[in-house]
RNA sequence: GGGUGUAUAGCUUAGUGGUAAAGCAGUGGACUUUUAAUCCGUUGACCAAGGUUCGAUACCUUGUACGCUCA
Numbered sequence: 001g002g003g004u005g006u007a008u009a010g011c012u013u014a015g016u017g018g019u020a021a022a023g024c025a026g027u028g029g030a031c032u033u034u035u036a037a038u039c040c041g042u043u044g045a046c047c048a049a050g051g052u053u054c055g056a057u058a059c060c061u062u063g064u065a066c067g068c069u070c071a
Stems, first nucleotide, its partner, number of pairs: 001070007010024004018054001026042005047063005
């Protein structure tokens, strides 16, 4: 340099055009002599820019970061 894949919450992952989901973590409460465990709540995210569309996390283009592969 060519090809290809991935990017969603603090972490690990879902989500094939119509309200962004769950587990762990954080936090409030209940229970407990206390801690742990358990239970009930709650906070928090779509890599960036542009395009298509009534509507984009999802489709298209470019860029960025990381990985794989060819030379």

A computed fold for a 71-nucleotide RNA from Hymenobacter sp., annotated as transfer RNA. The sequence is in RNAcentral, with records from ENA. Its mean pLDDT, the model's own confidence on a scale to 100, is 82.